[in-house]
Molecule: transfer RNA
Organism: Pseudomonadota bacterium
Formats: sequence, structure tokens, C1' cells
RNA sequence: GCCCCCAUAGUUCAACUGGAUAGAACGUGGGCCUCCGGAGCCCAAGAUUGGAGGUUCAAAUCCCCCUGGGGGCG
Repeated sequence: GCCCCCAUAGUUCAACUGGAUAGAACGUGGGCCUCCGGAGCCCAAGAUUGGAGGUUCAAAUCCCCCUGGGGGCG
């Protein structure tokens, strides 16, 4: 330098062939329970999907550029 893959909540992952409010588990906060904790049960907060642009009635999903990570070739 060229090619391929990945980037979604604090963490690990879903999200069908583009479709309705982006979900789950763990974690966090609160409550119930308990002598106190843990476990268990209930509730809540938390992501404009790495950044910018484009296509579309509609984009996490398709296209282009950039950034970061992993791999291959030279």
C1' cells in the first nucleotide's frame, strides 16, 4: 500500500429479506423480605446503534468517506 471482518446500554450479546416504541442477561439505583447481609421477588434509570454524508415514504440494517480494533497478502 491492497483486501476481508468487526464497532448497538457500564459489560456481554439480540434485532428476520429495510418496517411500527432498538430488546435481553449481568451490573447499577429503589422497594419488599431479613436481626443484618446474601439469595429470591417487584419497579426504575440507562443506547438519536463509532463519526459525517447519501439513497428511501421509512436505515442499526443499503451506498460513500473517515476513525478505532482484528486478520490476510505484498